[in-house]
Predicted 3D model of a 250-nucleotide part of an RNA (large-subunit ribosomal RNA, domain VI) from a Pseudomonadota bacterium.
Its Rfam family is "Bacterial large subunit ribosomal RNA".
Its mean pLDDT, the model's own confidence on a scale to 100, is 85.
Lineage of the source: Bacteria > Pseudomonadati > Pseudomonadota.
Context: one part of a larger RNA
RNA sequence: CGUUUAAAUGCUUGAGGGAAGUCGAUCCUAGUACGAGAGGACCGGAUUGAACAAACCUCUGGUCUACCGGCUUUAGCACCAGCUGAACCGCCGGGUAGCUAUGUUUGGUCGGGAUAAGCGCUGAAAGCAUCUAAGCGCGAAGCCCAUCCCAAGAUUAAGCUUAGGGCCCUGGUAGACUACCAGGUUGAUAGGCUCAAGGUGUAAGCUUCGUAAGGAGUUGAGCCAAAGAGUACUAAUAGCCCGUUAAUCG
Numbered sequence: 001c002g003u004u005u006a007a008a009u010g011c012u013u014g015a016g017g018g019a020a021g022u023c024g025a026u027c028c029u030a031g032u033a034c035g036a037g038a039g040g041a042c043c044g045g046a047u048u049g050a051a052c053a054a055a056c057c058u059c060u061g062g063u064c065u066a067c068c069g070g071c072u073u074u075a076g077c078a079c080c081a082g083c084u085g086a087a088c089c090g091c092c093g094g095g096u097a098g099c100u101a102u103g104u105u106u107g108g109u110c111g112g113g114a115u116a117a118g119c120g121c122u123g124a125a126a127g128c129a130u131c132u133a134a135g136c137g138c139g140a141a142g143c144c145c146a147u148c149c150c151a152a153g154a155u156u157a158a159g160c161u162u163a164g165g166g167c168c169c170u171g172g173u174a175g176a177c178u179a180c181c182a183g184g185u186u187g188a189u190a191g192g193c194u195c196a197a198g199g200u201g202u203a204a205g206c207u208u209c210g211u212a213a214g215g216a217g218u219u220g221a222g223c224c225a226a227a228g229a230g231u232a233c234u235a236a237u238a239g240c241c242c243g244u245u246a247a248u249c250g
Base pairs, nucleotide, nucleotide: 001153010160011159012158016150017149018148019147022050023049024048025047026046027045028044034039052107053106054105055104056103060101061100062099063098067094068093069092070091071090072087073086074085075084076083077082111145112144113143118138119137120136121135164242165241166240167239168184169183170182171181172180189235190234191233192231193230194229195228198224199223200222205218206217207216208215209214
């Protein structure tokens, strides 16, 4: 931009397109059929894997330069103590959310239709025979459905529904921007605060023991990011624009 005479919102149809489609092992049937024996099934059923794919983070791990702790040099806060800056995040030990795989879960199925090679039925031409000439049936990991995803620019532009939408602001399950999504006081959207979880691992100060380095007690203490719940304390104020219908007026 089109699709509609002209339309926001919400829900669908599915022309068409894409994805998937894999391969083992063990056990039962059954040491059966078969076979002199050695050996050893079809069909059917159960279980368990490999690789692959998708989703996810409960577990196992990784990362976690906004969390906690330890250690060193140096500088500063007058000094001690306690902190802070720089040193690859200074180095080291851990680690929440998030993101992740090597982790977890799930998937390939079943079934239907038409067939290939092939196997047949009936059956003439050709009194026989013949799966074929007319007609009919079975038959594959393959084809068409079935499963999952996209999908009305499907210009054949579909259908149903019927009144809201935007600017602006708070944000994230979203994200380069936009878009999308959750909210905007009739409110838990974000921040703050409180609580619990979780992380680190017993803060500082004081007391006490030791000449001291240090130890013990107060104390599972103190501190704490992204995650949870609660709570209007703060900020989503106020307002404007577009569209629709009705009423009223002209």